[in-house]
Annotation
Bacterial large signal recognition particle RNA from Candidatus Methylomirabilis sp., 267 nucleotides, folded computationally. Its Rfam family is "Bacterial large signal recognition particle RNA". From the family's description: The signal recognition particle (SRP) is a universally conserved ribonucleoprotein involved in the co-translational targeting of proteins to membranes. It was read from a public genome assembly, where an Rfam model found it. The prediction has a mean pLDDT of 76.
RNA sequence: CCGUGCUAGACGGGGAGCUAGCGGUGCCCUGUACCCGCAAUCCGCUAUAGCGGGGUUGAACUCCCACUCGAGGUCUUCGGUCUCCUGGCGAUCGGUCCGGGGCUGAGGUGUUGAGGGUCGGGUCCUGCGCAAGGGGGAUCCGUGAACCCCGUCAGGUCCGGAAGGAAGCAGCGGCAAGCGGUGCGCCUCCUGUGCCGCAGGGGCGCUCGGCCGGAGCUUUCGGUCCCGGGGACGGGCCGGGGGAACGGAUCGACGGUGGGUGCACGG
Numbered sequence: 001c002c003g004u005g006c007u008a009g010a011c012g013g014g015g016a017g018c019u020a021g022c023g024g025u026g027c028c029c030u031g032u033a034c035c036c037g038c039a040a041u042c043c044g045c046u047a048u049a050g051c052g053g054g055g056u057u058g059a060a061c062u063c064c065c066a067c068u069c070g071a072g073g074u075c076u077u078c079g080g081u082c083u084c085c086u087g088g089c090g091a092u093c094g095g096u097c098c099g100g101g102g103c104u105g106a107g108g109u110g111u112u113g114a115g116g117g118u119c120g121g122g123u124c125c126u127g128c129g130c131a132a133g134g135g136g137g138a139u140c141c142g143u144g145a146a147c148c149c150c151g152u153c154a155g156g157u158c159c160g161g162a163a164g165g166a167a168g169c170a171g172c173g174g175c176a177a178g179c180g181g182u183g184c185g186c187c188u189c190c191u192g193u194g195c196c197g198c199a200g201g202g203g204c205g206c207u208c209g210g211c212c213g214g215a216g217c218u219u220u221c222g223g224u225c226c227c228g229g230g231g232a233c234g235g236g237c238c239g240g241g242g243g244a245a246c247g248g249a250u251c252g253a254c255g256g257u258g259g260g261u262g263c264a265c266g267g
Base pairs, nucleotide, nucleotide: 001267002266003265004264005263006262009057010056011055012030013029014028015027020046021045022044023043024042034054035053036052037051038050063260064259065258066257067256068255072251073250074249075248078247079246081244082243083242084241085240086239087238088237089236093234094233097229098228099227100226101225102224103223104222105221106220107218108217109216116212117211118210119209120208121207122206123205124201125200126199127198128197129196130194131193132191133190134189135188136187137186140181141180142179143178149174150173151172152171157166158165159164
């Protein structure tokens, strides 16, 4: 070096999860890779960490190691960014809300005279008056006494010899209290009365008018600036939670490169 027969090994691996830990079943990735039984309220084991049974291959394309590549997974108490939801703050910003002010544009108003000044009146209060309304009274009218009011008193009665006289009922007339009415007028009292009058007071505001004077006045809408306030909104700051891509860390399949690997017999 060749041939034959064996043996170790291999016949998938990895991630998360579970677990004290390891491996497996189940999930996912890789991609093709013997079979049967067991197993999530799990199964089998213990650092030589699936177990049991059967089969194939076998020292290299295949087994082992190192490096490389890097699918995919994990880390939300690894980082910043973006996005959504949410709690708080009010030092800061806003085209947000409220109040105030300056400037300015539009509108309205103003030389048929603005703002302002001045004079007077009204609105307001008090007193008095007038008027109105209402109450009461007086006046006036009517009625109004069986007798106990008046006048006249028929009849009748009484006194008287008579002449004559007296009291007096009914009737008639009148009157008092009382009752009823009373338009205007009279007296008195009252008032949620009055485009009323007179006098006094008050004068902030509003209003009317006269005079002075001569160009503004007005916050109805907009712009801009300043000041203050509120903390509902957006931004901001301090947190909490969910998601996305990226970066980082970690594990890492497939693939690539390099290296390594036993025994027996015969030639």